[in-house]
Formats: sequence, C1' cells, structure tokens
RNA sequence: GGAGCUGGCCAGGCAGCCGCUGGGCCGCGAGGCACAGAGGAAAGUCCGGGCUCCACAGAGCGGGAUGCGGGGUAACACCCCGGCGUGGCGACACGACGAACAGGGCCACAGAGACGAGUCGCACCCGUCACAGGGUGCGGGUGAAACGGGCAACCUCCAUCCGGAGCAACACCAAAUAGGCAAGCGCCCGAGGUCUGCUCGACCGAGCUUGCGGGUAGGUGGCUAGAACCCGGGGGCGACCCCGGGUCCAGAGGAAUGGCUGUCGGGGGGUUCCCUUCGGGGCGGCCCUUGCACAGAACCCGGCUUAUCGGCCGGCUCCCGCA
Repeated sequence: GGAGCUGGCCAGGCAGCCGCUGGGCCGCGAGGCACAGAGGAAAGUCCGGGCUCCACAGAGCGGGAUGCGGGGUAACACCCCGGCGUGGCGACACGACGAACAGGGCCACAGAGACGAGUCGCACCCGUCACAGGGUGCGGGUGAAACGGGCAACCUCCAUCCGGAGCAACACCAAAUAGGCAAGCGCCCGAGGUCUGCUCGACCGAGCUUGCGGGUAGGUGGCUAGAACCCGGGGGCGACCCCGGGUCCAGAGGAAUGGCUGUCGGGGGGUUCCCUUCGGGGCGGCCCUUGCACAGAACCCGGCUUAUCGGCCGGCUCCCGCA
C1' cells in the first nucleotide's frame, strides 16, 4: 500500500417564528410561563416472560416445541464457553449436531437385485437318465452405496418443557330507548295525554308514576418507576452476576412528537484547477440540486428476523513493497 474478517457506536448540528401533546405553576376567567415529548429497529408479530381474566384434586391420552456437553437468564427456539462437522490459505463464518440391531417406510438413473425379495456368470453339494429345481461359496458388471449401508427438517422411539385467551385483557362510573322485577294509582265512578300562561271546555284514552337490577352509548382506571438507565467498585475466559451512589426518561388515543426560514455539515451533478502508472484519482474555488438512509410509539419487557444514505472507534488475518 492492497484485499478482507470481527466487535461496538452515531443516525444531521445550531438559531428564529408559528403550532400540537403531557403533567406542573400562576390567573376569577380568557389565557400565560418554564419543563419534557419516538427508534435502533418503535417494523414483522416469529419465539419467550410479566400482567389480567377464565379453567384446574392427581395422573394419563392426544397435540405442540426443543434436541452435542456445560453454563447464563424471569424465560426462551436467545446468548456465552467448549467439542465435532462443513467452507475458507487465514482472521472467521455456518450447522434441528439424540437414536437407524424397537418397528414401519423410502433410496432417482443405471443395474439381475437397493430387499427378507431375489440369481448375470462360474465352481462344488443335493437332486435328475439328462434338464429343471434347491443350497453354499466366489466372481464380473451397474451404481453414491451390493446382506452391508444411508435417510429421522419421513412416520417413529427416547429425554426435557408446555392449560386457554389476550389491554378490543380486565375493573369501576353510567345516560336515552326497549325488555325484567316490585310498589302505588287507574281501566267509562276513568289515571294520563294533546290544545293552553291559568281556569273552563273539546278531543284522545288503557295504561301511568316511582323505585330496584342487568346491559349498551359515553367516560375513568389499567398506563407507564422498570428483570429501568448512568457512574464507580468487585467476581467470572465469557454470556452474565453482586455491591455502593445517582437520575426520572413520551404516554397520545382517531391518536401529539409538526411546519416555515436562515446558517453550518453531509450526499448527488456540472465546471475549473492539480496529480497520473492514462484505467482514473484528489484538495480547493464557483454554480445547481437534496431538508437528508430505513422508518414512526399505542400495556410493558427479553430476544430473533427483516429494512437502513453516509460515517466514526477498537481488535484481528492474508498478500506485496521498503528498512
């Protein structure tokens, strides 16, 4: 200098104006003030837990998941360490990696035959007048594999684990209308209703009133302090664990976290200049363009997988050159 492997991190910065959501403070009120306000994947909803309700004596059947050994963890199909296998010169990557004398099934093409069903050739034995037929051994050929194997991400066996549904869970408050129950009044001796400010009157008229209870609309809680985060120390190869101190870090719900502008930074394009091993490369200047990767909370965590412009830091491997 070139080519790679691996671990971790960032995800435009700042300022101004106008808004949105949350709780707090001030104000009689209208409103005002300061503070906080998406992610590494918030995604797919694929695993595992917390939480809630339902079910449940115990055991079994059925079903599902996992599958080298050990460890971590609340748990896992995740992670770590080690072994083995495969790929790579290597750093390293990937691996459902238990059992094929418990049983069933399958093994393309070729081959007589991939099996408890058979016989291509030869030798020997039995058998036959001789063939046929039966048995034993060997060989040629085919094929990945020929009586010895392979396949369990085929059934199966073994071991371990697993109840169901999900925040639209669930709990509370609670209209209107129509049911339910009870009491009172009333059914031509007429409650009640319509017309009306009231009385009278006219008309309609078999139900009316009150209370209780369930449920719906709607509202509230669940709802964010947690297997949390940061710093320091200790244990462990590591995943991870322990101790001490500190911090509070979105809670919307037809659903806030936005819009505009300026400047700096980044990306893309053009041009000029410089270098060149003529393939190209690069610092700078000028101009144009782009608000700038993937994406966006919805009960909360731990994982996995997928998407992702550009960039930073650490460790390691191989090749070439120089000293």